Context: one part of a larger RNA
RNA sequence: UUGGGCGUAAAGAGUUCGUAGACGGUAUUGUAAGUUAAUUGUUAAAGUUUAGAGUUUAAUUUUAAAUUUGCAAUUAAUACUGCUUUACUUGAGUUUAAAUUAGAAAAAUAGAAUUCCAUGUGGAGAAGUAAUAUUUGUAGAUAUAUGGAGGAAUUUCAGUAGUGAAGACGAUUUUUUAUUAAAAACUGACGUUGAGGAACGAAAGUAUAGGUAGCAAACAGGAUUAGAUACCCUGGUAGUCUAUACUGUAAACGAUGAGUGCUAAAAUUUAAAAUUUUUAGGUUUUAAGCUAACGCGUUAAGCACUCCGCCUGAGGAGUAUAGUCGCAAGAUUGGAACUC
Numbered sequence: 001u002u003g004g005g006c007g008u009a010a011a012g013a014g015u016u017c018g019u020a021g022a023c024g025g026u027a028u029u030g031u032a033a034g035u036u037a038a039u040u041g042u043u044a045a046a047g048u049u050u051a052g053a054g055u056u057u058a059a060u061u062u063u064a065a066a067u068u069u070g071c072a073a074u075u076a077a078u079a080c081u082g083c084u085u086u087a088c089u090u091g092a093g094u095u096u097a098a099a100u101u102a103g104a105a106a107a108a109u110a111g112a113a114u115u116c117c118a119u120g121u122g123g124a125g126a127a128g129u130a131a132u133a134u135u136u137g138u139a140g141a142u143a144u145a146u147g148g149a150g151g152a153a154u155u156u157c158a159g160u161a162g163u164g165a166a167g168a169c170g171a172u173u174u175u176u177u178a179u180u181a182a183a184a185a186c187u188g189a190c191g192u193u194g195a196g197g198a199a200c201g202a203a204a205g206u207a208u209a210g211g212u213a214g215c216a217a218a219c220a221g222g223a224u225u226a227g228a229u230a231c232c233c234u235g236g237u238a239g240u241c242u243a244u245a246c247u248g249u250a251a252a253c254g255a256u257g258a259g260u261g262c263u264a265a266a267a268u269u270u271a272a273a274a275u276u277u278u279u280a281g282g283u284u285u286u287a288a289g290c291u292a293a294c295g296c297g298u299u300a301a302g303c304a305c306u307c308c309g310c311c312u313g314a315g316g317a318g319u320a321u322a323g324u325c326g327c328a329a330g331a332u333u334g335g336a337a338c339u340c
Base pairs, nucleotide, nucleotide: 004311005310006309007294008293012308014200015199016198017197021193022192023191025088026087027086030083031082033081034080035077036076037075038074039073040072041071042070047067048066049065050064051063052062053061091190092187093186094185095184096183101178103177104176105175106174107173108172109171110154115149116148117147118146119145120144121143125136126135162169163168205246206245207244208243209242210241214240215239219235220234221233222232257307258306259305260304261303262302265285266284267283268282269281270280271279272278273277289296290295313340314339315338322333323332324331325330
């Protein structure tokens, strides 16, 4: 390389959009590029194969025929593919007025709780732990009552529920905006995938400016312990929050790429139409089938097709080096020697 694979053994990119490319619905017109057939030319000789001849035989030599595929030309065929013409509506999309939705963004508002501050009551402890201690309190704490400040998060509803491409999304109201399912009308293949590319992308981290109630890396102290750079306790700074910019990674998991079609039944649930049921999602049990097994099973890991990504013994190693990106941290692409 061929072949074989990618839920758990190596292997699906974190996700989507999308350029080139690859692949592509039904009917029809023309063409004849691909395709098919026939003929012609060419495809050196030697070689190889078959049948002969000769050297006593053989190798060697020699005669004739055959041999391969390619290229070019001519003539024909038109099913399929391509190009082209004209249509179609099932794929795909657009519009419409309502409905659903923790989909997104901005603004305003609300209540409970923690903390702090002020004042009153009160008068000795409080806090913490397995037990202590550090800590805190007669300069009046804890507790309780009233008032105030400020930040962060939104109890119940809440669901194996819902939405979103993924990350993710949960107080209320308003504004702007988005998707899905169903119906009608319209467009008429406008589609699928997608190398490069672009956008989004938890947490932590970075830069600048704010903010800082609670929590809390680092750090300090107290315990524990042989030690204790920990687990436990008392404190506590970055950070966590906001705005703008960067970073671009996660067990970014369904460890399962996207799309289309087909294939036996039940139960439950969300939305819409409807009240028999159907369509689009979520969850569960199982037929056939698949699988090394576990298990998957109309939401496939079944049966097929299209396109992309990725894998090829373990370690060395996601390291070195170089390129690109980044303020940095680092990210991305990514070996070899050597050992087994």
A computed fold for a 340-nucleotide part of an RNA from Guinardia striata, annotated as small-subunit ribosomal RNA, central domain. It matches the Rfam family "Bacterial small subunit ribosomal RNA". Its Rfam clan is "SSU clan". The source organism's lineage runs through Eukaryota, Ochrophyta, Bacillariophyta, Rhizosoleniales and Guinardia. A source record names the gene rns. The prediction has a mean pLDDT of 84.